[in-house]
RNA sequence: GCCGAGGUGGCGGAACAGGUAUACGCGCCGGUCUCAAAAACCGGUCACCGCAAGGUGGUGUGGGUUCGAUUCCCACCCUCGGCA
Numbered sequence: 001g002c003c004g005a006g007g008u009g010g011c012g013g014a015a016c017a018g019g020u021a022u023a024c025g026c027g028c029c030g031g032u033c034u035c036a037a038a039a040a041c042c043g044g045u046c047a048c049c050g051c052a053a054g055g056u057g058g059u060g061u062g063g064g065u066u067c068g069a070u071u072c073c074c075a076c077c078c079u080c081g082g083c084a
Stems, first nucleotide, its partner, number of pairs: 001083007010026003019067001027045006046057004060076005
C1' cells in the first nucleotide's frame, strides 16, 4: 500500500431485508431474608435539563440519502486478521 472483519451504557454483548437504541449477562447501588454474612429473591442502573410531569441528545468522528439511519452511501480515525 491492497483486501477483509470490527468499534453500541462501567464491562461483555444483542438489536439490522431502515421504524421504541442499550435486550440478556456481569458489575455496581438499594431492599427482603439472617444473630451476622454468603447464597437466593425483588427493585434501580446512558448523559444532560427539570421540583415533578416530562423534554433533549446519544451507537468511533464528520458529512450524505430518507418522513425516519446502530442499520444504507462517502471520507477519515482506531483495533484485529490476511496479502504484498
Transfer RNA from a Candidatus Omnitrophota bacterium, 84 nucleotides, folded computationally. Its Rfam family is "tRNA". Rfam classes the family as a transfer RNA. From the family's description: Transfer RNA (tRNA) molecules are approximately 80 nucleotides in length. The RNAcentral record of the sequence draws on ENA.